[in-house]
RNA sequence: GGAUCGGUAGCUCAGCGGUAGAGCAGGGGACUCAUAAUCCUUUGGUCACAGGUUCGAUCCCUGUCCGAUCCA
Numbered sequence: 001g002g003a004u005c006g007g008u009a010g011c012u013c014a015g016c017g018g019u020a021g022a023g024c025a026g027g028g029g030a031c032u033c034a035u036a037a038u039c040c041u042u043u044g045g046u047c048a049c050a051g052g053u054u055c056g057a058u059c060c061c062u063g064u065c066c067g068a069u070c071c072a
Base pairs, nucleotide, nucleotide: 001071002070003069004068005067006066007065010024011023012022013021018055026042027041028040029039030038048064049063050062051061052060
């Protein structure tokens, strides 16, 4: 330098055009003499960034940044 894959909640990851979700973590509650476990409830997001397409973009297209792998 080129190719491919990835970037979404504090962490690990879903979501493949139509209101952004799960598990864990955090807050509150139930249970218990108490703790743990379990159950209920709840908070938390510039979907890496900038443009474009579209009535509508996390999703499609282009460019940039970052990471991993491969080729040279």
A computed fold for a 72-nucleotide RNA from a Candidatus Caenarcanales bacterium, annotated as transfer RNA. Model confidence (mean pLDDT): 85 of 100.